Order: sequence, then C1' cells, then structure tokens
RNA sequence: GUCCGCGUGGCCUACCCGAUAAGGCGUCUGACUUCGAAUCAGAAGAUUGCAGAUUCGGAACCUGUCGCGGACG
Repeated sequence: GUCCGCGUGGCCUACCCGAUAAGGCGUCUGACUUCGAAUCAGAAGAUUGCAGAUUCGGAACCUGUCGCGGACG
C1' cells in the first nucleotide's frame, strides 16, 4: 500500500426480509435479615465508533473516515 472481518449502556451478547434497540452481569433504591450475603420487587443507563448519502422511515443498504484484528505484498 491492497483486500477481508469486527465496532451496539460500565462489561458481555442479540436484533429475522429496513419501522418504539432485547437479554444477562454490574450499579442504585426498597423489602427480607441483628448485620451482610442470597432471594424478591422496582429504577437509571446505548440517537448501535464518527460523518455524509439513499429512503416516508437506517443498528441494518451505499460512500468516506477512525480504531482493533487478520491475509497478501
């Protein structure tokens, strides 16, 4: 330099054929307990790496770009 794959809450992982982004862990609050753990109930937390395009509508399609990994030279 060329090509391929990946990027989604603090962490891990979904999202089928484009239509309110789902679950687990963790965190917070309450119940329970002498206290804590466990358990139960509830809550907060992601405009899906960034920008643009297409579309009535984009996490998904297209282009560029950034980061990580790989292949070739």
The RNA shown here (transfer RNA) has 73 nucleotides and comes from Stegodyphus mimosarum.
Lineage of the source: Eukaryota > Bilateria > Entelegynae > Eresidae > Stegodyphus.
Rfam family: tRNA. Gene Ontology term of the family: triplet codon-amino acid adaptor activity.